Predicted 3D model of a 73-nucleotide RNA (transfer RNA) from a Gammaproteobacteria bacterium. Its Rfam family is "tRNA". The family's RNA type in Rfam is transfer RNA. Its family is annotated with triplet codon-amino acid adaptor activity in the Gene Ontology. Rfam describes the family as follows. Transfer RNA (tRNA) molecules are approximately 80 nucleotides in length. Its mean pLDDT, the model's own confidence on a scale to 100, is 80. The RNAcentral record of the sequence draws on ENA. The organism belongs to Gammaproteobacteria, within Bacteria.

[in-house]
RNA sequence: GCUUUCAUAGCUCAGUUGGCAGAGCGUGUGGCUGUUAACCACAAGGUCGUUGGUUCAAGCCCAACUGGAAGCG
Numbered sequence: 001g002c003u004u005u006c007a008u009a010g011c012u013c014a015g016u017u018g019g020c021a022g023a024g025c026g027u028g029u030g031g032c033u034g035u036u037a038a039c040c041a042c043a044a045g046g047u048c049g050u051u052g053g054u055u056c057a058a059g060c061c062c063a064a065c066u067g068g069a070a071g072c073g
Stems, first nucleotide, its partner, number of pairs: 001072007010025004019056001027043005049065005
């Protein structure tokens, strides 16, 4: 330098054919109880890497860029 691939909550990741952004773990509050742990309930937490484009509508499609991984030279 070229090709492929990944980027979504604090962490690990889903998100199907473009139509309300989710799960587990973690955190907080409450319940349960001799206490802790475990268990149960509820809650908070997101410019979906950045900037543009297409569309009535984009996490999803297109382009460029940034960063990570793998391969080739």